[in-house]
About this RNA: The RNA shown here (transfer RNA) has 75 nucleotides and comes from a Deltaproteobacteria bacterium. Rfam family: tRNA. It is annotated as a transfer RNA. Lineage of the source: Bacteria > Pseudomonadati > Myxococcota > Myxococcia.
RNA sequence: GCAGGUAUAGCUCAGCGGGAGAGCACUCGCCUCACACGCGAGGGGUCGCUGGUUCAAUCCCAGCUACCUGCACCA
Numbered sequence: 001g002c003a004g005g006u007a008u009a010g011c012u013c014a015g016c017g018g019g020a021g022a023g024c025a026c027u028c029g030c031c032u033c034a035c036a037c038g039c040g041a042g043g044g045g046u047c048g049c050u051g052g053u054u055c056a057a058u059c060c061c062a063g064c065u066a067c068c069u070g071c072a073c074c075a
Base pairs, nucleotide, nucleotide: 001071002070003069004068005067006066007065010024011023012022013021018055026042027041028040029039030038048064049063050062051061052060
């Protein structure tokens, strides 16, 4: 340099045109002599960025950024 893939909560991930979610973690309460486990409730998101399409975009399209894989180059 070329091609492909990935980017969604603190972490790991699901979702794939109209409600943003799960597990773990965190906070509070219950339980306990106490802790753990368990139970209940809660907080937490510019869905990587910028545009475009659409009545409507996390989802479709383009460009960009970061990371991963392969190929090429390395006089």